[in-house]
Predicted 3D model of a 350-nucleotide part of an RNA (small-subunit ribosomal RNA, central domain) from an uncultured bacterium. RNAcentral holds the full RNA, with entries from ENA, Greengenes and SILVA. The prediction has a mean pLDDT of 87.

Context: one part of a larger RNA
RNA sequence: UUGGGCGUAAAGAGAACGUAGGCGGCCAUCUAAGUCUGAAGUUAAAGACUAGGGCUCAACCCUGGGAAUGCUCCGGAAACUGGGUGGCUAGAGGACGGAAGAGGAAAGUGGAAUUCCCAGUGUAGCGGUGAAAUGCGUAGAUAUUGGGAGGAACACCAGUGGCGAAAGCGACUUUCUGGUCCGUUCCUGACGCUGAGGUUCGCAAGCCAGGGGAGCAAGCGGGAUUAGAUACCCCGGUAGUCCUGGCCGUAAACGAUGGAUACUAGGUGUAGAAGGUAUCGACCCCUUCUGUGCCGUAGCUAACGCGUUAAGUAUCCCGCCUGGGGAGUACGGUCGCAAGGCUGAAACUC
Numbered sequence: 001u002u003g004g005g006c007g008u009a010a011a012g013a014g015a016a017c018g019u020a021g022g023c024g025g026c027c028a029u030c031u032a033a034g035u036c037u038g039a040a041g042u043u044a045a046a047g048a049c050u051a052g053g054g055c056u057c058a059a060c061c062c063u064g065g066g067a068a069u070g071c072u073c074c075g076g077a078a079a080c081u082g083g084g085u086g087g088c089u090a091g092a093g094g095a096c097g098g099a100a101g102a103g104g105a106a107a108g109u110g111g112a113a114u115u116c117c118c119a120g121u122g123u124a125g126c127g128g129u130g131a132a133a134u135g136c137g138u139a140g141a142u143a144u145u146g147g148g149a150g151g152a153a154c155a156c157c158a159g160u161g162g163c164g165a166a167a168g169c170g171a172c173u174u175u176c177u178g179g180u181c182c183g184u185u186c187c188u189g190a191c192g193c194u195g196a197g198g199u200u201c202g203c204a205a206g207c208c209a210g211g212g213g214a215g216c217a218a219g220c221g222g223g224a225u226u227a228g229a230u231a232c233c234c235c236g237g238u239a240g241u242c243c244u245g246g247c248c249g250u251a252a253a254c255g256a257u258g259g260a261u262a263c264u265a266g267g268u269g270u271a272g273a274a275g276g277u278a279u280c281g282a283c284c285c286c287u288u289c290u291g292u293g294c295c296g297u298a299g300c301u302a303a304c305g306c307g308u309u310a311a312g313u314a315u316c317c318c319g320c321c322u323g324g325g326g327a328g329u330a331c332g333g334u335c336g337c338a339a340g341g342c343u344g345a346a347a348c349u350c
Base pairs, nucleotide, nucleotide: 003322004321005320006319007304008303012318014201015200016199017198021194022193023192025088026087027086028085029084030083031082033081034080035077036076037075038074040072041071042070049066050065052063053062054061091191092188093187094186095184096183097182098181099180103177104176105175106174107173108172109171110154115149116148117147118146119145120144121143125136126135162169163168206247207246208245209244210243211242215241216240220236221235222234223233258317259316260315261314262313263312266295267294268293269292270291271290272289273288274287275286276285299306300305323350324349325348332343333342334341335340
């Protein structure tokens, strides 16, 4: 290497788009590159394989014929793969008519609450804890009423509900905009699948510049607790959290399960749509498609479990694994303002 694997043992890239490449629907016809077949040539000797023969047997000994494999050329076959031409519509896409949705971006608006400020009422406490204290308060707090400012988040609805490729998305209105599903079966006619490199998106934290700053709150200060307490509890409080522009590119980025297609018992719930039956109409009921849950048959699995949303049965393409530690470290390269990311060993040791 041939191999076996990747939900939990090592192993699915965080996600998508897409280049090269790999793979690719049905029919007819041509071709003959792959493929198959016949013949010829070559494949030095020795060695390796092997019918036979020889060393008294035997051999990594001697001898001898053959075979194997590859290559070249010629003739032939045409099922399959490839190539050319013509056609098709079941894959894919489009058109038309509908539908649902926290999908994305921008602008505007709203109410509840917290905090702060001003004013009124009012007086000695408030707050906090297991208990306290720090803290706030006679310069009038807490409580309560009215007015104002500002920032952030959107209670109920809310649901193993919805949308999105993933990260993710939740007040309302408007504008712009992406995708999906259902129906008609009208159009194109294989235009497809995957995808090394590449490109784009990518929670939080972090970084740069400029704003903003109500609440919360790393670090920090104080009070407690404790043997100590660099913590858990309490009082404060700065970065940050928010916005705009740029960077970072990582997560238990998880379904720890790559994408696509086809096939393989059912039962039950839910969301969107269409059709049917029924009806005054709607709901209910039946069927189909799409999504999302639960249970379960065959089968699979080391077991747990998975089970038409497969971890079943198959095909195609990509990524990845190959004992533990050393180590996601060192070195080099590359990206980054930095933090660091990506790539990624060995000695040694068990």